[in-house]
Molecule: SAM riboswitch aptamer (S box leader)
Organism: Aequorivita soesokkakensis
RNA sequence: AAGUUAUCAAGAAAGGCCGAGGGAAUAGACCCUUUGACGCCUUAGCAACCCUUUCGCCAGAAUGAAGGUGCUACAUUCUAUCCGUCCCGAGACUUCGGGAGCGGAAUAGAUAACAA
Numbered sequence: 001a002a003g004u005u006a007u008c009a010a011g012a013a014a015g016g017c018c019g020a021g022g023g024a025a026u027a028g029a030c031c032c033u034u035u036g037a038c039g040c041c042u043u044a045g046c047a048a049c050c051c052u053u054u055c056g057c058c059a060g061a062a063u064g065a066a067g068g069u070g071c072u073a074c075a076u077u078c079u080a081u082c083c084g085u086c087c088c089g090a091g092a093c094u095u096c097g098g099g100a101g102c103g104g105a106a107u108a109g110a111u112a113a114c115a116a
Stems, first nucleotide, its partner, number of pairs: 003114006013043005021032003026080004044072003049068002051064001053062003076108001081105005086099005
């Protein structure tokens, strides 16, 4: 690497460098961006996965933020596939079509901890 498990509508930005695209991929929508985005660096912060400390046999609970990651526009920006439900239309007896309505699941992805 593949894989397993957990989480993904909360939270948290300034400065410097660079210079044209960027928001993972496909399609579409919406948005960010020369008032300098994206990216890189520094500092700061958020969070609490690993972790610290305390109790505990464990499970677990509380605690903290020194360290390892991560993160700091938009819900993983949204939609796409399936199921349920709701609404509208047609049809006429439970069928067809439509809906950027709602909920759940799956797929894909991201992150963490494991993992050869």